Predicted 3D model of a 348-nucleotide part of an RNA (small-subunit ribosomal RNA, central domain) from an uncultured bacterium. Its Rfam family is "Bacterial small subunit ribosomal RNA". Rfam links the family to the GO terms ribosome and structural constituent of ribosome. The full RNA is in RNAcentral, with records from ENA.
Context: one part of a larger RNA
RNA sequence: UUGGGCGUAAAGCGAGCGCAGGCGGUCAAUUAAGUCUGAUGUGAAAGCCCCCGGCUCAACCGGGGAGGGUCAUUGGAAACUGGUUGACUUGAGUGCAGAAGAGGAGAGUGGAAUUCCAUGUGUAGCGGUGAAAUGCGUAGAUAUAUGGAGGAACACCAGUGGCGAAAGCGACUCUCUGGUCUGUAACUGACGCUCAUGUGCGAAAGCGUGGGGAGCAAACAGGAUUAGAUACCCUGGUAGUCCACGCUGUAAACGAUGUCGAUUUGGGGGUUGAGCUUUUAACCUUGGCGCCCGUAGCUAACGUGAUAAAUCGACCGCCUGGGGAGUACGGCGCAAAGGUUAAAACUC
Repeated sequence: UUGGGCGUAAAGCGAGCGCAGGCGGUCAAUUAAGUCUGAUGUGAAAGCCCCCGGCUCAACCGGGGAGGGUCAUUGGAAACUGGUUGACUUGAGUGCAGAAGAGGAGAGUGGAAUUCCAUGUGUAGCGGUGAAAUGCGUAGAUAUAUGGAGGAACACCAGUGGCGAAAGCGACUCUCUGGUCUGUAACUGACGCUCAUGUGCGAAAGCGUGGGGAGCAAACAGGAUUAGAUACCCUGGUAGUCCACGCUGUAAACGAUGUCGAUUUGGGGGUUGAGCUUUUAACCUUGGCGCCCGUAGCUAACGUGAUAAAUCGACCGCCUGGGGAGUACGGCGCAAAGGUUAAAACUC
């Protein structure tokens, strides 16, 4: 609950696609469902409202009128909405010519570094800390040199740089592949926007099966610290981190800001196109994306400010005092863990 909201107070689904539904560009014709309007019928009486009257007044009672509808039938109007028909090009899409990019998938390749192994040189320490100790080392460590193995990550370039719906994406090469932007205006001719249910995607951790395992490192062990120290620090170290396939479906999944469209002063950088000029710049003009400052406006303030939190429109989601509680029960889904939907008593 005919109301007000959702950046930070409660509140934008993590993010796409999309059926139903809702909404929908310009012109013309037609229709008459919505809409507006006339007539007829009906909407019992009583009651409510107005006028008049009867009880000495009033309550009460009687008479007359008005009103009362998502109503039915029938006649009409045609601006708007809807239906039908025809046309249009600005919305949307396609073509053609170009552009940038860590967008995605697969395969292959590379160098630096850590670790380990072998060998040489070499000798007593190394390592670690606030200080130490555990630990490693005369069975030759650390250091240094050469060779080898293996896994993971890709220094510099690198940038409030780029790409992607979000999650996210960074060595190099090849193959396959998605999207975006600019120019042109050849083609289609409203094909659009949003989207409950649904469906695919979705960091990390976790799980299943099989591999892999260098470094790091939950758990665990030891050494310290401390009153204690189930920690912070140190020495080790297993899952895991990596790969393939499958599952899970959550995050401060954040811009704490849903998607799409329209309108509204400016300034300064970045990035990527095009046009005009020239000799290349530069200047000027015109698009896309991303950042900073800021006018009006908005805002409780902070702030926001053409990438709006301004002014409007379309559609969806969500909120309604704190705790109990994102819990119980039930449902759905899941191998498990857990997820999702989601109360109440009671209490302040």